[in-house]
RNA sequence: GCGCCGGUGGUUGAGUGGUACAAUACGACGUUGCCAACGUUGUGGCCGGGGUUCAAUUCCCCGUCGGCGCA
Numbered sequence: 001g002c003g004c005c006g007g008u009g010g011u012u013g014a015g016u017g018g019u020a021c022a023a024u025a026c027g028a029c030g031u032u033g034c035c036a037a038c039g040u041u042g043u044g045g046c047c048g049g050g051g052u053u054c055a056a057u058u059c060c061c062c063g064u065c066g067g068c069g070c071a
Base pairs, nucleotide, nucleotide: 001070002069003068004067005066006065007064010024011023012022013021018054025043026042027041028040029039030038047063048062049061050060051059
């Protein structure tokens, strides 16, 4: 340099055009003699820019970061 795959709450992973979901974490409350566990509830996210579309996390282009391969 070229090609392929990927970037989604603090962390891990789903979602592939129509309100972004789960686990875990963290906060509050309940339960308990205390802690843990458990239950209820809350907090928090689509890598950046542009395009297509009534509507983009999703499709297209460019950039950027990470992984793999080739030279």

Transfer RNA from a Candidatus Nanoarchaeia archaeon, 71 nucleotides, folded computationally. The coordinates come from a structure-prediction model, not an experiment, and the mean pLDDT is 83. It matches the Rfam family "tRNA". By type it is a transfer RNA. Its family is annotated with triplet codon-amino acid adaptor activity in the Gene Ontology.